This is a predicted complex of two RNAs, RNase P RNA and transfer RNA, with 454 nucleotides together. It holds a member of the Rfam family "Bacterial RNase P class A". By type it is a ribozyme. Gene Ontology terms of the family: tRNA processing, ribonuclease P activity and dimeric ribonuclease P complex.
[in-house]
Order: sequence, then C1' cells, then structure tokens
RNA sequence: GCGGCGGCUCGGGCGGUCGCUCGGCCUCUUCUCCGAAAGGAAAGGGACCGAGAGGAAAGUCCGGGCUCCGUAGAGCAGGAUGCCGGGUAACUCCCGGUGAGGGCGACCUCGAGGAAAGUGCCACAGAAAACAAACCGCCUCGGGAGCUCACGCUCCCUCGGUAAGGGUGAAAAGGCGGGGUAAGAGCCCACCGCGCAACCGGUAACGGUUGUGGCAAGGCAAACCCCAUCCGGAGCAAGGCCACGUACAGGGGCGUUCGAGGGUUGCUCGCCCGAGUCCCAGGGUAGGCCGCAUGAGGCGCGCGGUGACGCGCGUCCCAGAGGAAUGAUCGCUACCGCCGAAGGGCGGACCAGAACCCGGCUCAUGAGCCACCGCGGUG
RNA sequence: GGUGGGGUAGCCAAGUGGUCAGGCAAUGGUUUGCAAAACCAUUAUACGCGAGUUCGAAUCUCGUCCCCACCUCCA
Repeated sequence: GCGGCGGCUCGGGCGGUCGCUCGGCCUCUUCUCCGAAAGGAAAGGGACCGAGAGGAAAGUCCGGGCUCCGUAGAGCAGGAUGCCGGGUAACUCCCGGUGAGGGCGACCUCGAGGAAAGUGCCACAGAAAACAAACCGCCUCGGGAGCUCACGCUCCCUCGGUAAGGGUGAAAAGGCGGGGUAAGAGCCCACCGCGCAACCGGUAACGGUUGUGGCAAGGCAAACCCCAUCCGGAGCAAGGCCACGUACAGGGGCGUUCGAGGGUUGCUCGCCCGAGUCCCAGGGUAGGCCGCAUGAGGCGCGCGGUGACGCGCGUCCCAGAGGAAUGAUCGCUACCGCCGAAGGGCGGACCAGAACCCGGCUCAUGAGCCACCGCGGUG
Repeated sequence: GGUGGGGUAGCCAAGUGGUCAGGCAAUGGUUUGCAAAACCAUUAUACGCGAGUUCGAAUCUCGUCCCCACCUCCA
C1' cells in the first nucleotide's frame, strides 16, 4: 500500500431572525355561564420562562410490565424450547465453555436431545435401497464341444461358492495394507475409525489414558413421533369515567330450578354466575377526561465477576400529538471530498419520524476510531 | 396502534418433498363473402426475494418485501 476480520463511538456545535407543539406563570377580551358584588369558570388573543424524535422511533419476530376477563381446576389435544454452565423480570435474547463444520489466518456458522420404542420415506438409475442383494466378473464340482502327440488351454450349459474388483446411485452394510484362500471374506493380524468398560481431569457438556469386542446400529426427526422442560386467554381500538342525541324501539330462536346462555383456547368433565340471552336488521354519536410519562430510567464514581451482569453511593427529571408539533433561513465553526503553490474557494452530510411503556432480535443506513490477520514493497 | 390471512404464466387456479395440472387469454390454421362461434395445432412466459435443512424444496424452517381483511362508542 492492497485485501480482509472483529469491536467501539457519533449521527454535528454556537448564535441571530421568523414560526410549530406541550407545560408553567402573567395579562387582555367576551350578545357565554355562575354569583348581589368582589370574583370564578369556559373560550379566544398576547408577553415572558422551560422542554421538544431515534440508532434504528421500522418489521411486529420473541419476551415482559400493565389492564381486563364470574379464578386461572383436571384430562386429551395444541404450541414453544432442545449440547453444558451462568445472566436476567422474562426470552427463541446475552455471556462463558464443549463438540462439529468452514477459512492460509484474524475469525465465522450451528434448529447441536433421541434413528438398538414404533411408523413412514429414500424419486430416477441400479441385480439389490435395508430381515440386504449375484447384473458383469472371479472360483469349485459335474456334463458337452473345439484345439493339442501329450500336459493342458479356450468356449458353452448346469449345481453351488464369493461382497475383493467393475458398473448404478446422494447413499451399497467399517477403511487401508498384509496374511490367508479354490476364489474370497474381520476369516486372522497391525494401524485408523466405531461400540463397551474402568480410571484420571472437569460443576457439567466433554476430553484424555488403558483395556476390551472382531464390527453390530445406512440416511432423514427444519417426516410423524418419543423424551425432558415450559405455556389460562385477550390485548391501550386493553380498560375506567363523563357527556351527546326523541335514546332507544322492531323481528325471530332458546329459556327461568327438568334452567337457556355465559365465564375471550379446540374437545370432554368439574367448578362458578345465572334470568335473561343469542341472532337478524335498524337508529344515534364520530365529543371530552383518565389510562399517559418516576421508569426492570439516564449519567458519574467505587466494589465484585473472565464476562453477560450485579451491589452501593451521588446526581438528574428528559417528547406526549390526535390529520397528528419537533421546522425554515442566515452567519461563524467542526468533519469529509475536490481544486489551488498558498491565503482560500466550491461541494457534501445517510436511513428514516415517537403514539401505553420497557428488554432483545432482525432488516435499512452515513462517517470516524481502535485491535488483529493475509499478501506485496521498502529500510 | 393491534390481530389474522395470502403471494404459482397476462388473468383465474390445483398441487403439502421427486423436473408444476387445468381453464381463460395469445399466436397460427380449417371453416366463412367478412367476422363471431366451433374444431385442430402451437410455443413461450410461472412458484415474490434471500439463506438453510435434505441426495433432492413451490411444498419444511428462518429472515425479508409486498398485498388483503378484521378490530371504536351508545352496547
């Protein structure tokens, strides 16, 4: 210098002018309301002060707080998770480790329980796809034909043996070498792999060593399933309160103790509520307040821990709309790029916009910094 | 804001692990004076996108993009 890999930080700053939203406080106005009045309420205007989007506010993929449901009980069904240990309010998240795979490496990925409980699938090709299997080949016995003086050789048929070789396939029943054999074969042996056992290390996953078995258990569980653990449901349009309107009226089903219907999960049972309830089709209102901003909160310091994180102390209060605010412009300046010898000039600045609130994940996206790896060059 | 469903050719639509049916449309031909209808033939264009599991993915899993539907109060 080029290429790569992991992590962290920021998403400009200050000031002027004009606006927007919310809150506080002051003040002014009124064919409004209450009141005898002073004054108060409501609505509108003005001045001042304070605050005003994010790293993802996004996707809504997980988890929780919170709220409601006549308790939330049982069984079946269903769903989720799935190496080990830890963190957390909780998680499918995070941290640390183990194993497997990938990369020269820094490093990355893993849905990583069980295939000797059962069922199922493995297309095409191939002889055979799982109680393995003889298509070609190799070999033995028997028979026949040909050649040869003969030993014997070649070919065909038949009964068998054989999984070493060929061929098919994603996958062919341990691999490779030697011995052995008629030819072969864990048939035997060494090494490797695999299973089992003991011991050692480790909390564990697991690793190591030694011995042993001659090899059995082909693959797929992101196929059904089995095992272990967990799961009540719905969601702020939850839910509560107040107004408004002639404010409720119509039709049908079932039913009032032999009980409809309901209790926001599919079914069954149990338990509870129960005199109304369900359906159809109308009508009205498109208003206000609370929930709703002090929270698993931010920042700083110290301590514990490898780390995720925890504990203690101090300090701060930091958006709250409802067609929906958070903007525009000017100057100086920081950053980046280009031009210029220089003073300087010109340009750029992403993705995107809170809506009950948090913890994660994922996706979109600009710039800078740090550590490390590989290659090349130079000293 | 929340909840659920879906994406296969120009359009509709089947397929739930083994090279994606069918219909409409399109093109060409027969028929006709010309068309329509009918009949015959034809081809190309398809599994929203990216990864993973598997020998093999439209199908199973994860992520992502897009589309659609439902959910206010009196009650």